[in-house]
Molecule: transfer RNA
Organism: Candidatus Doudnabacteria bacterium
RNA sequence: UGCCCGGUAGCCAAGUGGUAAGGCAGCAGGUUUUGGUCCUGUCAUUCGGGGGUUCGAAUCCCUCCCGGGCAG
Numbered sequence: 001u002g003c004c005c006g007g008u009a010g011c012c013a014a015g016u017g018g019u020a021a022g023g024c025a026g027c028a029g030g031u032u033u034u035g036g037u038c039c040u041g042u043c044a045u046u047c048g049g050g051g052g053u054u055c056g057a058a059u060c061c062c063u064c065c066c067g068g069g070c071a072g
Base pairs, nucleotide, nucleotide: 001071002070003069004068005067006066007065010024011023012022018055026042027041028040029039030038048064049063050062051061052060
């Protein structure tokens, strides 16, 4: 420098046009003498940044940033 893959919550991770699942952790409550376990509720108004397309974008297009891989 070129090509490919990836970037979604504190962590892991699904979703690939119709407005973001799940798990762990956290918080509140229930249960318990206490803790743990278990149960209930809650937890993403910048889905890496900006711009564009669209009635509608995490998703499609452009560009930039970051991480990984391959080639030189």